[in-house]
RNA sequence: GUCCUUGUAGCUCAGUGGAUAGAGCGUUUGGUUGCGGUCCAAAAGGUCGUAGGUUCAACUCCUACCAAGGACA
Numbered sequence: 001g002u003c004c005u006u007g008u009a010g011c012u013c014a015g016u017g018g019a020u021a022g023a024g025c026g027u028u029u030g031g032u033u034g035c036g037g038u039c040c041a042a043a044a045g046g047u048c049g050u051a052g053g054u055u056c057a058a059c060u061c062c063u064a065c066c067a068a069g070g071a072c073a
Stems, first nucleotide, its partner, number of pairs: 001072007010025004018056001027043005049065005
């Protein structure tokens, strides 16, 4: 330099055009317990990498860029 894959919550990920964007772990609060752990209930936490485009409608499709990984040279 060319090509490919990935980018969504603190972490690991799901979500392939229309729903209020979700799960597990973690965090906080409450319950339970002599204390802690386990268990139960609830809550907080997201400009969906950035910017454009297509569409009535975009996390999802297209383009460029950015970042991480890989293949080739």